[in-house]
RNA sequence: CUCUUAUCAAGAGAGGCAGAGGGACUGGCCCGAUGAUGCCCGGCAACCUUUAAGCAAUCCGCUUAAAAAGGUGCUACUUCCAGCAGAAUAGCUACUAUUCUGAGAGAUAAGAG
Numbered sequence: 001c002u003c004u005u006a007u008c009a010a011g012a013g014a015g016g017c018a019g020a021g022g023g024a025c026u027g028g029c030c031c032g033a034u035g036a037u038g039c040c041c042g043g044c045a046a047c048c049u050u051u052a053a054g055c056a057a058u059c060c061g062c063u064u065a066a067a068a069a070g071g072u073g074c075u076a077c078u079u080c081c082a083g084c085a086g087a088a089u090a091g092c093u094a095c096u097a098u099u100c101u102g103a104g105a106g107a108u109a110a111g112a113g
C1' cells in the first nucleotide's frame, strides 16, 4: 500500500510543555492567544487479550457476563453536516427544500497478501 470482516448517536481533565493553526478531501458550518495542532501525564472504551458459564463438542468455534496487567485506539461538534443513487412530503410537474434508506469516501481494530 491492497484485500476481507466488524464498529463509527455512548464515553473520556477548567493538568504540564510548547506555540498557530485545526475539524481527512471539496463545499458549508464551526473550533482557536479565555490558547488550537503536537508531546507528556491523566482519563474513556473494550477490537485484540484474560477469566467464568452455556452451546457445540477433546485443544478450534459461537453466545453471555466480568476484568483491564499487556498490544492498539480514542479523549470539541453523530465520521460536525452534505458530497453518489433511490423513495416520501411540500412548494407545484426534468428545479428547490426537508426527511428516510442504501452506497461511496474516511477512521479504528483484527486477519491475509
Base pairs, nucleotide, nucleotide: 001113002112003111004110005109006108007107008106013041015040016039017038021031022030023029025083026082027081028080042075043074044073047071048070049067050066051065052064053063054062055061079105084102085101086100087099088098089097090096091095
The RNA shown here (SAM riboswitch aptamer (S box leader)) has 113 nucleotides and comes from Guptibacillus algicola. Its mean pLDDT, the model's own confidence on a scale to 100, is 81. Lineage of the source: Bacteria > Bacillati > Caryophanales > Guptibacillaceae > Guptibacillus. The sequence was found by an Rfam model in a public genome assembly.